[in-house]
RNA sequence: AGAGUUUGAUCAUGGCUCAGAUUGAACGCUGGCGGCAUGCCUAACACAUGCAAGUCGAACGGAAACGAUGCUAGCUUGCUAGCAGGCGUCGAGUGGCGGACGGGUGAGUAAUGCAUAGGAAUCUACCUAGUAGCGGGGGACAACCUGGUGAAAACCAGGCUAAUACCCCGCAUAAUCCCUACGGGGCAAAGCAGGGGAUCUUCGGACCUCUCGCCAUUUGAUUAGCCCAAGUGAGAUUAGCUAGUUGGUAAGGUAAAGGCUCACCAAGGCGACGAUCUCUAGCUGGUUUGAGAGGAUGAUCAGCCACACUGGGACUGAGACACGGCCCAGACUCCUACGGGAGGCAGCAGUGGGGAAUAUUGGACAAUGGGCGAGAGCCUGAUCCAGCCAUGCCGCGUGCAGGAAGACGGUCCUAUGGAUUGUAAACUGCUUUUAUACAGGAAGAAACCACCCUACGUGUAGGGUGCUGACGGUACUGUAAGAAUAAGCACCGGCUAACUCCGUGCCAGCAGCCGCGGUAAUACGGAGGGUGCAAGCGUUAUCCGGAAUCAUUGGGUUUAAAGGGUCCGUAGGCGGAUUAUUAAGUCAGAGGUGAAAUCCCACAGCUUAACUGUGGAACUGCCUUUGAUACUGGAUUUCUUGAAUUAGUGUGAAGUGGUUAGAAUGUGUAGUGUAGCGGUGAAAUGCAUAGAUAUUACACAGAAUACCAAUUGCGAAGGCAGAUCACUAACACUAUAUUGACGCUGAGGGACGAAAGCGUGGGGAGCGAACAGGAUUAGAUACCCUGGUAGUCCACGCCGUAAACGAUGGAUACUAGCUGUUCGAUCUUCGGAUUGAGUGGCUAAGCGAAAGUGAUAAGUAUCCCACCUGGGGAGUACGUUCGCAAGAAUGAAACUCAAAGGAAUUGACGGGGGCCCGCACAAGCGGUGGAGCAUGUGGUUUAAUUCGAUGAUACGCGAGGAACCUUACUAGGGCGUAAAUGUAGCUGGACAGAUUUAAGAGAUGAGAUCCUUCAGUUCGGCUGGACUACACACAGGUGUUGCAUGGCUGUCGUCAGCUCGUGUCGUGAGAUGUUGGGUUAAGUCCCGCAACGAGCGAAACCCUCAUCCUUAUUUGCCAGCGGUUCGGCCGGGGACUAUAAGGAAACUGCCGGUGAUAAACCGGAGGAAGGUGGGGACGAUGUCAAGUCAUCAUGGCCCUUAUGGGUUGGGCUACACGCGUGCUACAAUGGUAUCUACAGAGGGACGCAAUACGGCAACGUGGAGCAAAUCCUCAAAAGAUAUCUCAGUUCGGAUUGGUCUCUGCAACUCGAGACCAUGAAGUCGGAAUCACUAGUAAUCGCGGAUCAGCAUGCCGCGGUGAAUACGUUCUCGGGCCUUGUACACACUGCCCGUCACGCCAUGGGAGUUGGUUUUACCUGAAGGUGGCAAGCUAACGUAAGGGAGGCAGCCAACCACGGUGAGAUCAGCGACUGGGGUGAAGUCGUAACAAGGUAACC
Repeated sequence: AGAGUUUGAUCAUGGCUCAGAUUGAACGCUGGCGGCAUGCCUAACACAUGCAAGUCGAACGGAAACGAUGCUAGCUUGCUAGCAGGCGUCGAGUGGCGGACGGGUGAGUAAUGCAUAGGAAUCUACCUAGUAGCGGGGGACAACCUGGUGAAAACCAGGCUAAUACCCCGCAUAAUCCCUACGGGGCAAAGCAGGGGAUCUUCGGACCUCUCGCCAUUUGAUUAGCCCAAGUGAGAUUAGCUAGUUGGUAAGGUAAAGGCUCACCAAGGCGACGAUCUCUAGCUGGUUUGAGAGGAUGAUCAGCCACACUGGGACUGAGACACGGCCCAGACUCCUACGGGAGGCAGCAGUGGGGAAUAUUGGACAAUGGGCGAGAGCCUGAUCCAGCCAUGCCGCGUGCAGGAAGACGGUCCUAUGGAUUGUAAACUGCUUUUAUACAGGAAGAAACCACCCUACGUGUAGGGUGCUGACGGUACUGUAAGAAUAAGCACCGGCUAACUCCGUGCCAGCAGCCGCGGUAAUACGGAGGGUGCAAGCGUUAUCCGGAAUCAUUGGGUUUAAAGGGUCCGUAGGCGGAUUAUUAAGUCAGAGGUGAAAUCCCACAGCUUAACUGUGGAACUGCCUUUGAUACUGGAUUUCUUGAAUUAGUGUGAAGUGGUUAGAAUGUGUAGUGUAGCGGUGAAAUGCAUAGAUAUUACACAGAAUACCAAUUGCGAAGGCAGAUCACUAACACUAUAUUGACGCUGAGGGACGAAAGCGUGGGGAGCGAACAGGAUUAGAUACCCUGGUAGUCCACGCCGUAAACGAUGGAUACUAGCUGUUCGAUCUUCGGAUUGAGUGGCUAAGCGAAAGUGAUAAGUAUCCCACCUGGGGAGUACGUUCGCAAGAAUGAAACUCAAAGGAAUUGACGGGGGCCCGCACAAGCGGUGGAGCAUGUGGUUUAAUUCGAUGAUACGCGAGGAACCUUACUAGGGCGUAAAUGUAGCUGGACAGAUUUAAGAGAUGAGAUCCUUCAGUUCGGCUGGACUACACACAGGUGUUGCAUGGCUGUCGUCAGCUCGUGUCGUGAGAUGUUGGGUUAAGUCCCGCAACGAGCGAAACCCUCAUCCUUAUUUGCCAGCGGUUCGGCCGGGGACUAUAAGGAAACUGCCGGUGAUAAACCGGAGGAAGGUGGGGACGAUGUCAAGUCAUCAUGGCCCUUAUGGGUUGGGCUACACGCGUGCUACAAUGGUAUCUACAGAGGGACGCAAUACGGCAACGUGGAGCAAAUCCUCAAAAGAUAUCUCAGUUCGGAUUGGUCUCUGCAACUCGAGACCAUGAAGUCGGAAUCACUAGUAAUCGCGGAUCAGCAUGCCGCGGUGAAUACGUUCUCGGGCCUUGUACACACUGCCCGUCACGCCAUGGGAGUUGGUUUUACCUGAAGGUGGCAAGCUAACGUAAGGGAGGCAGCCAACCACGGUGAGAUCAGCGACUGGGGUGAAGUCGUAACAAGGUAACC
């Protein structure tokens, strides 16, 4: 510090997710030791049991228990009983102090709290310091005794008694205390123990003094109470709240100010700077995270607060409205004799319950601290320790060194071998932390306490001796033995470090996000290996970070979410120049405070660390005070530039209300006139002979204003258009004068606000939702047509919304230019120029994700307002406000997805556009589709009809040749290692070969006979081969996967395209080049151009045909010469043809024209050939997961007495039928017959075969010649003549019968051919469709491959030899440019809504249940206060009656719980119901995306 994820790719927006740190954690697997910490986050749920607050006999009366001592009695000589409060002590009681601390919890509390900083009107036991004092009396009550009630708890009555308990006195005292009229007045106490002592004594003591204690008062310290400021959560779908409420006066009350309380008076107080209400919450130091600012949090430790079963209340006290006190009410639990009682673990342990989850009913007061006490001491679940738990942090260990046969085993592979596990192990040596055993053994105890001594002053200080340790025989140390006692967890597709095999087969499963799994899964499960951390490791959960994803630091709003429809204006925020002042903000110095702990730094202590100690720094804050005065603010003085007013000149579809005009439309009347009109893609509905449409004239009605007219003008926006009048407002310019900052923005608020809609009343020509009819259509509730009602128009009143858009809030200032236009002003040489204000276009810098914007900013700045924070759910629900309604405004959540969205790019596509090409259409010619047959295919059939190919790009295709074989299929019967490899044998017998017999369908099998014995050699039975036997690996497979593959092939397409390097442009994907203007068959070439070049294609190079030349001349040729049997036959010749080698030739080279002086095109000349001369081979990047595992090769999988191998027969040839490709025809451009010409290219030895003979013929016999320019095979159409004469024929030949031929082992299924006979359909073919542009189509025959035989197919060859092309509108295909796109699996795309089904959450809902709360009324426990004075009464008086005072009782107000009624609010359930979301395949349509087929949208 970033990364993954939207896309084919890109940039940006934007969400989701991850890597880090953290924890009082939990769960899974695992677990050696120690140290230090932590440990009910849930039920403030209920609690059994034990303990957690007592102490003081030096306050008191005393003596229940224990002990010692003494005495007495019994006697069992050491036990029992009794006596002695005389002693140690001490239960219960009176009294004092403490139970207000310590300990727990976080329910309540959004301020009676907390934190920070201040303040004044207070109290403070014990403690400290000072002053002064402690005199004299009195009456009781507990305990105890007696009696009584009760189950108990407890209580009642009578009697006795003490005090540091209580009461009284002023004749005791009285101030630095209190009150005061300043004269004065008033107020206290307690003693106990011990020591010492002059004196006195009733010998008990008194008195004095000291310690302790007590009283009064003052000071300090500590603690506590009170007040105030700003700070300290959320919600406005909570906007108004408040009657003791706010203030005053008097009084009361309190320790103390105060409506704290009360009487009276006034009517205030709080609130948009958020009152009130609702929900949530203890606050802080801190903790955690973060670079910080911030965010989250408030366990342990520390400070404060609140609470103690729930609610209320007071008492006591220095202090409480009191956790282990009291009273009352309530709920719950327990005891009970049913009459009554008792209790409060949110103290420490512990139990139940709840929960994912949190420990021992431990030890000790040794230390620290607390209470009491004079003290010893006692008490202390505070505390110190121990126990449990890997809960966290920290430390240590599980060995170290050597050791290669790189062992065995495992795993993997390219597998006779290698790699890895791996120096790892074994083995050798060493060490002993830890664990184990044994032994030794602390500090924590400076101290307290007891005793003794010393110094001064009886106490303090010092010294000595003794005593006190829970932890604990612990830490620590030593010794012994032995590698001995000790490693797991997660992960390994990317993010993210780490890879292979097997299993599984969209199953099982994984998953934080993207995603993985459908037979080769590094993603599931296992294994081997590896990576990371390590006594832990993972998962889950939490919070911060990353997230600049709420943005103060530090974001945005044209199109991604986001500018309010517009203006006015309140509060608020911000604000021009200047003088002097103030000092609030601001800045600086000083002081106070900011508890300690924590964090940070340094040092130190535990072996180290964690941990701890000491010191420092820090605590960014708040307050006080002293200064500074630039800026902001306050109050102040001036100014004119902002703003406004005034004067003048103009402008405009600005507004409101009148008046008025012409054209058009419709209607009415009248005329003319006749059969149609109208409407559409085409029609029909409709109108019309009752006279339409058309036309003429006149009249009426309503609405809207052609031309002018424009990127024109005006207005805040909505919006505004004939002309004219009146009224109103605005703006611009020019210049004079005036005011003197009067300004900008603007939450709430107000006004205006298209269309549609609503209300009332008018109006209604045209248009026209709804509706009706006609068409279209599968349907057509639409588009089109004919009609047509609301409405559109007017007046008044509502509504308040629009894609109300520049999708761009308002104001001010600044920042290059060019060019239009509108309205002013000035100048003018009349052309224009300058300037102000508008309104447009282009562009610079800048900005921007880009598109774009660019002085009319989306630039640079300032001010103010509004708005946004992923998509959907949803602008929905609920609530509220507004509205007559429709509805508007405000405005969520559950749930669900990992995207949704923007701009641009490349493609693809379009029922978008432009340009161009092609036998693509058109123009022609001939076919197919109809018939018969051939052939292929589908289908059907079959034991099998083997398999593959299936739009174009399968179908006379693989197959260039299925009778057997082929053959892969099927039926039958049969084989069991036959080819290769290894081992052994190396032989005289087998094997092999030949012949033969019988069985069998054959394969096969059983015999017989015959025949012979390999090669090399270093001479070694050495090597190789053959053969046999055996062995186990295996062999074999036309089995599967062409979607695992190679190779080959088809197709787009012989279409003109496809790319690269460098440069440039762009953030980038990409673009440019390759686009543009011409041209071409062509990305062919030229020109231009931020491109310049290059490559693969095109072309050319190659082959062939066409012309000529040279060379050569046999097997070819024969002009001239000679011969001839008349045949180039021979001699000869090379002229010609031909053959086959090499050259030439054609290049837009030449001329003219057009064109841009180009490329090129048109025409011409010459030429055998002319613009690529004809043809062929040659097929770019890529597309179709195209085809082929059955040509071949090959990975994986599968079969192995079979899915292998061999054999016989059958099948691939079936046959109702569909389709494709062909052949033959339907005839006279013909058939038949006769006669007669002219080719080319091939083939030939298991061959081609002549002449000859036989046969009607197929063919047979026989065989010259030829391994070929030598021999063989070699035309038909055409031509000539004759005939047929338009017929199912002398056309056509299918089919069938018969007889033959040939090939072959074999023609039955199932070959070809010949002859004789038979003589089917068919008379030119519907819709539709195919080929072809010249030596082409058409037509005619010939050859070859395959092949024993079989050709209408295929591949070639030549003969004869046409027609037509105006042209590119249309069909198909293709290329280039451009445009739109929501497509990218790319239109066979994408995608919307209803309905049906499953699931989920949610709204409404008659109601019902519960919580919280308000208000009115009723009730009124305990309690204190006030009142009353009939009852009772020890202290003080007394005049003796009584009084003061007290107790009990009664009454009043207050008030908790409770009750009744009426609300408010929240939540649960709810028949039924509404929409929403989601789900692999459902139904119906096709709304959107292209002009989406009616442009879309608000």

Overview
This is a predicted structure of a 1498-nucleotide RNA (small-subunit ribosomal RNA) from an uncultured prokaryote. The RNAcentral record of the sequence draws on ENA.